[in-house]
RNA sequence: GGGCGUGUAGCUCAGCUGGGAGAGCGCCAGAAUCGCACUCUGGAGGUCGUGGGUUCAAGUCCCAUCACGUCCA
Numbered sequence: 001g002g003g004c005g006u007g008u009a010g011c012u013c014a015g016c017u018g019g020g021a022g023a024g025c026g027c028c029a030g031a032a033u034c035g036c037a038c039u040c041u042g043g044a045g046g047u048c049g050u051g052g053g054u055u056c057a058a059g060u061c062c063c064a065u066c067a068c069g070u071c072c073a
Stems, first nucleotide, its partner, number of pairs: 001072007010025004019056001027043005049065005
């Protein structure tokens, strides 16, 4: 330098054929317990890497770019 892949909540990751942004763990509150842990219920937390484009509508499609991984040179 070129090819491919990944980037979504604090962490690990789903998100199908373009239309509701989610799960587990963690965090906060409550219940239960003499109390803690476990368990149960509820809640907070997101520029979907960045910029642009297509579309009535984009995490999803297109272009550029950044970071990381991998292969080739």